[in-house]
RNA sequence: CAGAGUAGGACAGGCGCGUUAAGUGCCGCAGGAUGGGAAGUUGCCUGCGGACGAAGCAUUCAACAUGCGCGGUGCCUGUGCCGCAUCCGCUG
Numbered sequence: 001c002a003g004a005g006u007a008g009g010a011c012a013g014g015c016g017c018g019u020u021a022a023g024u025g026c027c028g029c030a031g032g033a034u035g036g037g038a039a040g041u042u043g044c045c046u047g048c049g050g051a052c053g054a055a056g057c058a059u060u061c062a063a064c065a066u067g068c069g070c071g072g073u074g075c076c077u078g079u080g081c082c083g084c085a086u087c088c089g090c091u092g
Stems, first nucleotide, its partner, number of pairs: 001092003008081001010079007017071003026050007036088003056068004
């Protein structure tokens, strides 16, 4: 001098959840995790509170069943995207 590596988000597949409204998204407060170490922000997660708020239909004797949908839905896997100021470390 150059480089790698966190969190995260996008898409695809799989398995679920809800459709009797949880979840997601928004706001506030508190806490937590986050390159190998220190430290910490954006971002992320959890809890509590607040405001807002939805797409069902068909089959069936019937159903809590099945199918097709719907939800800024959860998890896992894969692909590619982005990527931690500063100090030290690592690779060349």
Predicted 3D model of a 92-nucleotide RNA (THF (Tetrahydrofolate) riboswitch aptamer) from a bovine gut metagenome. RNAcentral holds the sequence, with entries from MGnify.